[in-house]
Context: one part of a larger RNA
RNA sequence: GCCAACGAGUCUAUAUAUGCAGCAAGUUAAGGGGGUGAAGCUCCGGAACUAUAGGGAAACCGAGUGUGAAUAGCGCGAACUAAAUGUUGUAUGUAUAGGACCCGAAACCAAGUGAUCUUUCCAUGUGCAGGGUGAACCUCCGCGAAAGCGGAGGGGAGGCCCGAACCGGGUGGUCGUGCAAUUCCAUCGGAUGACGUGUGGAAAGUAGUGAAAAGCUAAUCGAACUUGGUAAUAGCUGGUUCUCUCCGAAAUAGCUUUAGGGUUAGCGUUAUGCGUUCCCAUUGGGGGUAGAGCACUGAUUAGAUCUUGGAUAGCCUUAACGGGCGCCAGACUCGUCAAACUCCGAAUACCAAUGAUUAAUAGCAUAGCAGUUAGACUUCGGGCGCGAAGGUCCGGUGGUCAAAAGGGAAACAGCCCAGAUCUCAAAAUAAGGUCCCUAAAUAUACAUUAAGUGCACUUAAGGAGGUGGAAUUUCAUCGACAAUCAGGAGGUUGGCUUAGAAGCAGCCAUCCUUUAAAGAUAGCGUAACAGCUCACUGAUCUAGAGAAUCCGCGCCGCAAAUAAUCGGGGCUAAAUGUAUUACCGAAUUUGAGGACUCAGUUUGUAUUCGUACAUUCUGUUUGGUAGGAGAGCGUUCGUCUCUGCGUUGAAGCCAAAGGCGUGAGCCAUGGUGGAGCGUGACGAAGUGAGAAUGUUGGC
Numbered sequence: 001g002c003c004a005a006c007g008a009g010u011c012u013a014u015a016u017a018u019g020c021a022g023c024a025a026g027u028u029a030a031g032g033g034g035g036u037g038a039a040g041c042u043c044c045g046g047a048a049c050u051a052u053a054g055g056g057a058a059a060c061c062g063a064g065u066g067u068g069a070a071u072a073g074c075g076c077g078a079a080c081u082a083a084a085u086g087u088u089g090u091a092u093g094u095a096u097a098g099g100a101c102c103c104g105a106a107a108c109c110a111a112g113u114g115a116u117c118u119u120u121c122c123a124u125g126u127g128c129a130g131g132g133u134g135a136a137c138c139u140c141c142g143c144g145a146a147a148g149c150g151g152a153g154g155g156g157a158g159g160c161c162c163g164a165a166c167c168g169g170g171u172g173g174u175c176g177u178g179c180a181a182u183u184c185c186a187u188c189g190g191a192u193g194a195c196g197u198g199u200g201g202a203a204a205g206u207a208g209u210g211a212a213a214a215g216c217u218a219a220u221c222g223a224a225c226u227u228g229g230u231a232a233u234a235g236c237u238g239g240u241u242c243u244c245u246c247c248g249a250a251a252u253a254g255c256u257u258u259a260g261g262g263u264u265a266g267c268g269u270u271a272u273g274c275g276u277u278c279c280c281a282u283u284g285g286g287g288g289u290a291g292a293g294c295a296c297u298g299a300u301u302a303g304a305u306c307u308u309g310g311a312u313a314g315c316c317u318u319a320a321c322g323g324g325c326g327c328c329a330g331a332c333u334c335g336u337c338a339a340a341c342u343c344c345g346a347a348u349a350c351c352a353a354u355g356a357u358u359a360a361u362a363g364c365a366u367a368g369c370a371g372u373u374a375g376a377c378u379u380c381g382g383g384c385g386c387g388a389a390g391g392u393c394c395g396g397u398g399g400u401c402a403a404a405a406g407g408g409a410a411a412c413a414g415c416c417c418a419g420a421u422c423u424c425a426a427a428a429u430a431a432g433g434u435c436c437c438u439a440a441a442u443a444u445a446c447a448u449u450a451a452g453u454g455c456a457c458u459u460a461a462g463g464a465g466g467u468g469g470a471a472u473u474u475c476a477u478c479g480a481c482a483a484u485c486a487g488g489a490g491g492u493u494g495g496c497u498u499a500g501a502a503g504c505a506g507c508c509a510u511c512c513u514u515u516a517a518a519g520a521u522a523g524c525g526u527a528a529c530a531g532c533u534c535a536c537u538g539a540u541c542u543a544g545a546g547a548a549u550c551c552g553c554g555c556c557g558c559a560a561a562u563a564a565u566c567g568g569g570g571c572u573a574a575a576u577g578u579a580u581u582a583c584c585g586a587a588u589u590u591g592a593g594g595a596c597u598c599a600g601u602u603u604g605u606a607u608u609c610g611u612a613c614a615u616u617c618u619g620u621u622u623g624g625u626a627g628g629a630g631a632g633c634g635u636u637c638g639u640c641u642c643u644g645c646g647u648u649g650a651a652g653c654c655a656a657a658g659g660c661g662u663g664a665g666c667c668a669u670g671g672u673g674g675a676g677c678g679u680g681a682c683g684a685a686g687u688g689a690g691a692a693u694g695u696u697g698g699c
Stems, first nucleotide, its partner, number of pairs: 001699006011098014025050003031044004054061002064076004101239002104236001108229006119203009128193001130162003133158001137154007166190003170187004205221001207217003242632006252265005266372002268369007277362001280355006291344001292342002297338004302333002305331002308329003314325004375401004379396006406417003421594004426590003432584003435569003441581001443580006454571002462556002466553005472547004483540005489513003494508003519534001522533003595622001598619003603614004633688001635685006642678001644677002652672004658667003
């Protein structure tokens, strides 16, 4: 991992709702009698409970009572009308208490068992090759006045040295489903000591022991192990077993030692009741949002301004007083801004009345049962953020997903289209598409693009005689624009300044003349001149030329890792824009047939007269998680039944082929098997397996 078996909402008590049944006041409990193999069953038993009256904390009072001084008021009742009824049993749902759907802690407490491992201690034994060093002390010799010093020999101390056994475990490797739940190899530390070791003994679980690491206390230690309390508790994780049908959520609000949990409301479902109250339109309302505005509150730009006030800090001026600037505030004019501004002011929304359509699974009320309270994206209006985020927080009776499959978007929960009852094979379409992959136009008309721009989405500021269109304006056969040829002068080197300043460092002025035209000069240049151009003019030439604006499509700006992408091939349309006609295209719609839900309707049967079942027709419904409701299948056992089946072959097992049922399943047939088993009606449950790192067994 697979297979098989086992494996999870149970039981009791109480309460409540609903269904059914008995009685009309209902019911018996314990116990007892009869009966039985034991039960079921039946009889006695009225103790007790519920109902028939409520109010009050209670005493208590009583159709009233409590509060209160009250005969008041108010609360809860009674009464009136209508409708439900009461009680007992039983089934089902739910709640509460219990292990309470199942498995799962780490822990806590009690009583015991452990020191053959290990820690410390006690008693008694035992072990330490060999080599080195050479303390105290002693003897002898020498020197010395002495104290003492030196030498030689002996001696054999030491948590001394080197190094086996022995003890250890620093470093590296090995091993790491090992030889081994700590080994092996190499190297290394101690090795007469606070040494090692044998045997026996002492100390233990909030306790021991500890040269102290929270180490060790039998492969277990920040509290051992065993058993018990014990099915501890788990707002947490996982799992929770057959079928079909109807409806179908929530991820919000308030409170919460509350935030991944609860509780109430909201939203779902079922039953009962009301009967259009729902939804929609019209009309009438109140509003202060969007917008707009500056009349208030504030903000704010520029003012030749005005002095209306303040302050006189600063500057200039004056002998001074003062005066002129400047500063603050104000008024006025121009231009603006505001969530906490408003002289104004929508669309929606909301409320009411009226009216029409729809008739259900609408709406409202009461009761039973829930689940949900982690939401996500998208669109619109906003806050935070960087008008960042697949960001975050609100709002909209928005949408979709969640709980929704199908088609499109290459692929793609939340986007676009569209909501799958089943079968069939055709048609019409949606979004989106129609060269090939790939169903359908190599469609039509007119334009644009030359960049492979583009062919899904996305890229700026800025730059440029790319190119198309529109409208404006200037010049032009009295000859424009461009090009070529020629001129571009004189007073004058204008005055000043300056070393110089001659058109061209700088300041001032910027005239006159000759002219077809020519600036007291637009640029380069010189030390200053000179020199070269320009403006301006003539000639040659001959038809359009120039300027600025708006719009369309392109270009540059534009750098990344596969050649690496438009989904691909590829395309000059198979790109882009406008318009048109065809076609394709979904589980949509239509067609044929069947099933189901609900409502109405026809007929029949039954009836407790409420209705139920069958049936005809018409309309309608049928995606679905949590969840609510309904109807069934199957397993084991029991009672009755078929006075059922069975060695002429039960159960079980095997087999795709037959039949029935929407399905769970049922029946038939053949084989195997070899002794029990089923139908119908009820009843009772150890009642359905794929998941729980499930349990056991097998492979």
Predicted 3D model of a 699-nucleotide part of an RNA (large-subunit ribosomal RNA, domain II) from a bacterium. The coordinates come from a structure-prediction model, not an experiment, and the mean pLDDT is 81. It matches the Rfam family "Bacterial large subunit ribosomal RNA". The RNAcentral record of the full RNA draws on ENA.